[in-house]
């Protein structure tokens, strides 16, 4: 200096004028309910107006992809089904598919990134084309032909030659992928056929919570791949959602029409009530147990209501300091309170300054050369200086709230690490 990982962090700044919105402090006007039927008087929400002091968008407010808080629904319990979810091993956390350590695997030379990371001998399945063959295979080019057969020669011992029968999958092609690899032995030529290493499984000293690893040994020289295919194994899971919910105000039609199934027995004595049995609803099925019950269950048409008020922010919050931990957090003290709108508020204008991009000056300074190595000499508008002029320029705006994850993001800033060149 040049590549390249990884993580934080701003992303206009200061003034002044006029604007908004919410929160509180004190009041003003004109009335509404309620206590109460009148009067005083009390309480209580809102509207119009003034004031006193505060406050007033994000790191992602996006995506709506997990996980919770809160709300409201389901009658519990247990089993089992159906759906859905996650998948190495051990920790953080309210929990979570997050997040941090390690393990194994794959890509990087590395820092480091990435993983949908259980099981393929339980079973189905699919691997296009090419290719002989892609599940329990194959023989296209090939190579042997030892053993039989064939043809030729023969000293009758054989020998040659083709290359039919039959071997062969080591060589070579196809294809992502071809039934472990590389050698060395053995073979008619071959092949884990044998044996070395190397890869694979199995057992096991030690190490470590574990996943797993170093190692020894021993097998066998071999049953591809895909489970983000169905499936199988482990483990986890109730729905719905702030447009959820509560309150008050207003209105209307306590509406029609069809189907199903009950409206049952014993007892007692108040003669319509109590028990109990049977039936029915209440859960996908079951069992137990509750509760209701003369009803209810389901399908079609149809009418209001769309107004205010609250839910509405102090919350698994933040920020500092110490201590524990690699480390994700955790724990103590101690400070702080930062939108709360509802067609939806935080803008508009100036002046400086910083930033951006064009143009013109400038050799004052960085830079390069060069030599008499210093207050030197060239040369150059690259860069920094000055001036004029345009810009406002990333991605993009909270709607109950929070704790992750993905995706965008001009231009800048600052930390660590690795690689590589060069110099001292």
């Nucleotide at each position: 200096c040049c590549a390249g990982g990884g993580g934080g962090c701003c992303g206009g700044g200061c003034a002044g004028c006029c604007g908004c919105u919410c929160c509180u402090u004190c009041g003003a006007c004109a009335g509404g309910c309620u206590c109460a039927g009148g009067a005083u008087g009390a309480g209580c929400g809102g509207g119009u107006u003034g004031u006193u002091g505060g406050a007033g968008a994000g790191g992602a407010a996006a995506g709506u992809c997990c996980g919770g808080g809160c709300u409201c629904c389901a009658c519990g319990a247990a089993a089992c089904a159906a759906g859905g979810g996650u998948g190495g091993c051990g920790g953080g956390u309210a929990a979570c598919g997050c997040c941090c350590g390690c393990c194994c695997g794959g890509c990087g030379c590395a820092a480091g990134u990435c993983g949908a990371g259980g099981g393929a001998a339980a079973g189905u399945g699919c691997c296009a084309c090419a290719g002989a063959g892609a599940g329990c295979a194959u023989a296209c080019c090939g190579c042997c032909g030892a053993u039989g057969g064939c043809u030729c020669c023969u000293u009758c011992g054989g020998g040659a030659g083709a290359a039919c029968a039959g071997g062969c999958a080591a060589g070579g092609g196809u294809g992502a992928a071809a039934g472990g690899g590389u050698g060395c032995g053995g073979u008619a030529a071959g092949a884990g056929c044998g044996c070395a290493c190397c890869g694979g499984g199995g057992c096991u000293u030690c190490g470590g919570c574990a996943a797993c690893g170093c190692g020894g040994u021993c097998c066998g020289c071999a049953u591809g791949g895909c489970a983000a295919a169905c499936c199988c194994c482990a483990c986890c899971c109730g729905g719905a959602g702030c447009a959820a919910g509560g309150c008050c105000g207003a209105a209307u039609a306590g509406g029609g029409g069809c189907g199903g199934c009950g409206c049952g027995c014993c007892a007692g004595c108040u003669u319509g009530c109590u028990g109990g049995c049977a039936g029915a609803u209440a859960c996908g099925u079951u069992u137990c147990g509750u509760a209701u019950c003369g009803a209810c269950c389901g399908c079609c048409c149809g009418g209001g209501u769309u107004g205010g008020c609250u839910g509405c922010u102090u919350g698994a919050g933040u920020c500092a300091u110490g201590g524990a931990g690699c480390g994700a957090u955790c724990c103590a003290u101690g400070g702080c309170c930062u939108a709360g709108a509802u067609g939806a508020a935080u803008g508009g204008c100036u002046g400086c300054c910083g930033c951006c991009g064009c143009a013109g000056a400038u050799a004052c300074g960085g830079u390069c050369c060069g030599c008499u190595c210093g207050u030197c000499g060239g040369a150059u508008a690259c860069c920094g200086u000055c001036u004029g002029u345009g810009g406002a320029g990333a991605c993009a705006g909270a709607a109950c709230c929070c704790g992750g994850c993905u995706u965008a993001c001009a231009g800048g800033c600052c930390c660590c690490c690795u690689g590589g060149c060069a110099u001292c």